[in-house]
RNA sequence: GCAGGCGUGGCGGAAUUGGCAGACGCGCCAGAUUUAGGUUCUGGUGGGCGACCGUGCAGGUUCAAGUCCUGUCGCCUGUA
Numbered sequence: 001g002c003a004g005g006c007g008u009g010g011c012g013g014a015a016u017u018g019g020c021a022g023a024c025g026c027g028c029c030a031g032a033u034u035u036a037g038g039u040u041c042u043g044g045u046g047g048g049c050g051a052c053c054g055u056g057c058a059g060g061u062u063c064a065a066g067u068c069c070u071g072u073c074g075c076c077u078g079u080a
Base pairs, nucleotide, nucleotide: 001079002078003077004076005075006074007073010026011025012024019063027045028044029043030042031041032040046053047052056072057071058070059069060068
């Protein structure tokens, strides 16, 4: 250089048929239990006071995009 794959909350990761973004787990917060901590159990937890914003970034298609298209950045694999 060329080809392919991946990029989503604090972390791992789901949503693949275009139709409620973040299921599930970890972590964190509050409570119960304990002298205390751990374990266990219950509830909550993307960001923002809020209007709103949020799937690497910038555009496009569409009533509607994490998902399709174009460009671009980063990482991984293969290849010369």

The RNA shown here (transfer RNA) has 80 nucleotides and comes from a Lachnospiraceae bacterium. Rfam family: tRNA. It is annotated as a transfer RNA. The source organism's lineage runs through Bacteria, Bacillati, Bacillota, Clostridia and Lachnospiraceae.